c-di-GMP-I riboswitch aptamer from Paucisalibacillus sp. EB02, 85 nucleotides, folded computationally. NCBI's taxonomy places the organism under Bacteria, Bacillota, Bacilli, Bacillaceae, Paucisalibacillus. It was read from a public genome assembly, where an Rfam model found it. It matches the Rfam family "c-di-GMP-I riboswitch aptamer". From the family's description: GEMM was predicted in a large-scale screen for bacterial structured RNA regulatory elements.
RNA sequence: AAUUGAAAAAGGCAAACUAUCUGAAAGGAUAGGACGCAAAGCUAAGGGUCUAAGGUUGGGAGACUAUGAUCGCCUGGUUGCCAAA
Numbered sequence: 001a002a003u004u005g006a007a008a009a010a011g012g013c014a015a016a017c018u019a020u021c022u023g024a025a026a027g028g029a030u031a032g033g034a035c036g037c038a039a040a041g042c043u044a045a046g047g048g049u050c051u052a053a054g055g056u057u058g059g060g061a062g063a064c065u066a067u068g069a070u071c072g073c074c075u076g077g078u079u080g081c082c083a084a085a
Base pairs, nucleotide, nucleotide: 003084004083005082012037013036017032018031019030020029021028022027035072041078042077043076045075046074047073048070049069050068054065055064056063057062
């Protein structure tokens, strides 16, 4: 350095839910709170999924659509702690 993550050690993050703010919504942020996580650090690069303001369509109900979102959905890229059964 690579690989691996059984047993440790120092720690880290924070699901659901609640409150407030924000957004058309999906969702996001902050505080509380812990379901869990060896990358549950970062990245929207490829896919999947969610939403449909705007646009198209329809007599209407509605349908389609991402430029929006999701990294705690998967894969990729990239950075990092400890250790070696």